The prediction has a mean pLDDT of 80. A computed fold for a 156-nucleotide RNA from an Acidimicrobiia bacterium, annotated as glmS glucosamine-6-phosphate activated ribozyme aptamer. The model forms 85% of the base pairs in the Rfam consensus. NCBI's taxonomy places the organism under Bacteria, Bacillati, Actinomycetota, Acidimicrobiia.

RNA sequence: AGUCCAGCUACAGCGCCCGCCCUCGCUCCGGCGAGGCGACGAGGAAGAGGGUCAUCGAACUGUUCGGCGGAUGCCCUCUCGGCCGCUCACGGUCGUGACUGACGGGAAGAAACCCCGGGAGUGAUCCCGGGAACAGAGGCCCGGCAGACGUGAGGU
Numbered sequence: 001a002g003u004c005c006a007g008c009u010a011c012a013g014c015g016c017c018c019g020c021c022c023u024c025g026c027u028c029c030g031g032c033g034a035g036g037c038g039a040c041g042a043g044g045a046a047g048a049g050g051g052u053c054a055u056c057g058a059a060c061u062g063u064u065c066g067g068c069g070g071a072u073g074c075c076c077u078c079u080c081g082g083c084c085g086c087u088c089a090c091g092g093u094c095g096u097g098a099c100u101g102a103c104g105g106g107a108a109g110a111a112a113c114c115c116c117g118g119g120a121g122u123g124a125u126c127c128c129g130g131g132a133a134c135a136g137a138g139g140c141c142c143g144g145c146a147g148a149c150g151u152g153a154g155g156u
Stems, first nucleotide, its partner, number of pairs: 014069004019065001021036006040057003046079007080095005086154005099147003103143004114131007
C1' cells in the first nucleotide's frame, strides 16, 4: 500500500463561500491582510439512468439573506418485485406495511430559540453540560365515503 473478515459510529437544513454584515491588525484614509457568521429538529431509499423551483413545521422578522454543489421527494424509461380470485402474456396500479383520492376521530410525540453553569479566543464568535416547555406533515389505530378492481388464452 492492497485485499478479506468482524465490530462500532456517522450519513442530507448536508458540505462549501466570493456578496452583504461583523471582528482584529495595518493604513498613504483610497483601502489592504487575516478571521467570524452563513438551517432548529421531524420525515424520507427496490435497483440503474435522465429530468426537475424536493416534504413538514419550530425559531427569528436583520442573515435559516445571497451564491455554488449535493440530497432518500416528484416525473419519465428500463429491470426486478407485490396486488388485480389458479397459470401465462399483456395492461393497470403501486414499491417490499407494494390500488387511488379526499374526509372525520384518536393516541403518541422534537430540537434549537429561552434559562442556568462551564470552557476556548484580543475579538467577532465557537464548544460542552444541565433545566423547562411548545409543532406540523408523514406514519400508527379507528370509522365509514367515492373511484378503480381489467383483456386474452388455458386450467380447475

Rfam family: glmS glucosamine-6-phosphate activated ribozyme aptamer. The family's RNA type in Rfam is riboswitch.